Source information: The prediction has a mean pLDDT of 85. Large-subunit ribosomal RNA, domain III from gamma proteobacterium SCGC AB-629-K02, 387 nucleotides, folded computationally. RNAcentral holds the full RNA, with entries from SILVA.

[in-house]
Context: one part of a larger RNA
RNA sequence: GAGUAACGAUAAAGGGGGUGAAAGACCCCCUCGCCGGAAGUCCAAGGUUUCCUGCGCAACGUUAAUCGGCGCAGGGUUAGUCGGCCCCUAAGGCGAGGCUGAAAAGCGUAGUCGAUGGGCAACAGGCUAAUAUUCCUGUACCACGUGUAAUUGCGAUGGGGGGACGGAGAAGGCUAGACCAGCCGGGUGACGGUUGUCCCGGUUUAAGCAGGUAGGGAGUGUUCUUAGGUAAAUCCGGGAGCGCAAUCCUGAGCUGUGAUGACGAGGUUUCUUUUGAAACUGAAGUGGUUGAUGCCAUGCUUCCAGGAAAAUCCUCUAAGCUUCAGAUUACACGUGACCGUACCCCAAACCGACACAGGUGGACAGGGCGAGAAGCCCAAGGCGCUU
Numbered sequence: 001g002a003g004u005a006a007c008g009a010u011a012a013a014g015g016g017g018g019u020g021a022a023a024g025a026c027c028c029c030c031u032c033g034c035c036g037g038a039a040g041u042c043c044a045a046g047g048u049u050u051c052c053u054g055c056g057c058a059a060c061g062u063u064a065a066u067c068g069g070c071g072c073a074g075g076g077u078u079a080g081u082c083g084g085c086c087c088c089u090a091a092g093g094c095g096a097g098g099c100u101g102a103a104a105a106g107c108g109u110a111g112u113c114g115a116u117g118g119g120c121a122a123c124a125g126g127c128u129a130a131u132a133u134u135c136c137u138g139u140a141c142c143a144c145g146u147g148u149a150a151u152u153g154c155g156a157u158g159g160g161g162g163g164a165c166g167g168a169g170a171a172g173g174c175u176a177g178a179c180c181a182g183c184c185g186g187g188u189g190a191c192g193g194u195u196g197u198c199c200c201g202g203u204u205u206a207a208g209c210a211g212g213u214a215g216g217g218a219g220u221g222u223u224c225u226u227a228g229g230u231a232a233a234u235c236c237g238g239g240a241g242c243g244c245a246a247u248c249c250u251g252a253g254c255u256g257u258g259a260u261g262a263c264g265a266g267g268u269u270u271c272u273u274u275u276g277a278a279a280c281u282g283a284a285g286u287g288g289u290u291g292a293u294g295c296c297a298u299g300c301u302u303c304c305a306g307g308a309a310a311a312u313c314c315u316c317u318a319a320g321c322u323u324c325a326g327a328u329u330a331c332a333c334g335u336g337a338c339c340g341u342a343c344c345c346c347a348a349a350c351c352g353a354c355a356c357a358g359g360u361g362g363a364c365a366g367g368g369c370g371a372g373a374a375g376c377c378c379a380a381g382g383c384g385c386u387u
Stems, first nucleotide, its partner, number of pairs: 013031006032384004040364004046344002050342001051075006060068002080141002082340003086119003092113003098107003122139005142336011153321002158316004166303004172296003177290005182203006188196001204262002208257004215250004219244008228236002263285001266281006304307001350359002366378004
């Protein structure tokens, strides 16, 4: 220089009450404004206590602070079913023997790891200051073990099936959701009109179990035979005969049950100065229209660029066992460990030296106008960006 620039998005504040030494910023109420494919909600990654409560204000907060993601103390994360672990494999890694190399080491078989993929059983409501598909209530489901009963050819690291997959397009059936009507509860206008075709609020309910629909797919059953499936096979594949025209597989939704339950606008009582809290009680709880990018659907049609693997699962036998063991079905009882679970997550808590106008994958997707996830205005919800 200078008490100058700046105080980090021009979304915005005003009033009343409270607390306090002190209030523009903290708490409560009313009004106003902003976002609303987000500036809302829920996850993954990352962070690692920042979560909740009490006390506090030196420092941190671009100002003040009674407030805080700050200081101190205490509290908080509950799982057979969610995710991991587990079983399985991909790219890739490691790699017994082995090959190569002077060595260090490199490559690699059998294997063994490795999810970003496959397998795998739980929903609704309630409760806490802070957790919940984890606790509680109600109703379920799965695997394994043991026992009982009945029936019985069981058996794998091997064979077969299956799992099992691309792009584009079209049509259909549904549902979530939305809207309207009906129904239930309440209201009746301080100013001209408004008892009405008026106004406000509510009208919610899962998994599971039973039925098996719109639709999609396959001919199917049986007998004989067999150079294939590294051995075997009753299985798969090849060949032949006979019978049946319907059968089988799959499949959203829907209906019933679940539910004489839960929830539910509100009402009553008690405590409380208020905010509020607790207990009890509790109406209606239907129909229509519209309608998804969600489900049927890994479907269908079509195209060439021809679109993972393995296990779980089903089936077949080998060795072997065949009063045993084993297998199937039903019922009963038991078991289900360990790790994660708080909180932020388009952000003041992650990556950017900062409470930084930057960056950050996925899910949800209400109303009016609209082709629309555009744009504008709103709901739920959240904010007014710390002079």